[in-house]
């Protein structure tokens, strides 16, 4: 240099065909149980603003197509594999 694959909350990882982004698990917070703990069970948990109701934002970055993009197209960044 070329080809292919990947990039999503604190972590792993879903979302088949464009139609509520973050399911599920881990972690974390609170509670139950216990003399106390561990294990187990229940509830909550993206970020920002706000006392709250609520609002806005969020899929590596920027642009394009579309009523609508994690998903399709283009450029770039980063990681991995292979070829030279």
């Nucleotide at each position: 240099g070329g080809u292919c694959g990947a990039g999503u909350g604190g972590u792993g990882g879903a979302a088949c065909u464009g139609g509520c982004a973050g399911a599920c698990a881990c972690g974390c917070g609170g509670g139950a149980c216990u003399c106390a703990a561990a294990a187990u069970c229940c509830c909550g948990u993206g970020c920002u603003a706000g006392u709250a109701a609520u609002a806005g934002c969020a899929u590596g970055a920027g642009g394009g197509u579309u009523c609508g993009a994690u998903u399709c197209c283009c450029u770039c960044c980063c990681c991995g594999a292979c070829c030279a």
Description: A computed fold for an 84-nucleotide RNA from a Candidatus Microgenomates bacterium, annotated as transfer RNA. It was read from a public genome assembly. The coordinates come from a structure-prediction model, not an experiment, and the mean pLDDT is 81. It matches the Rfam family "tRNA". Rfam classes the family as a transfer RNA. Gene Ontology term of the family: triplet codon-amino acid adaptor activity.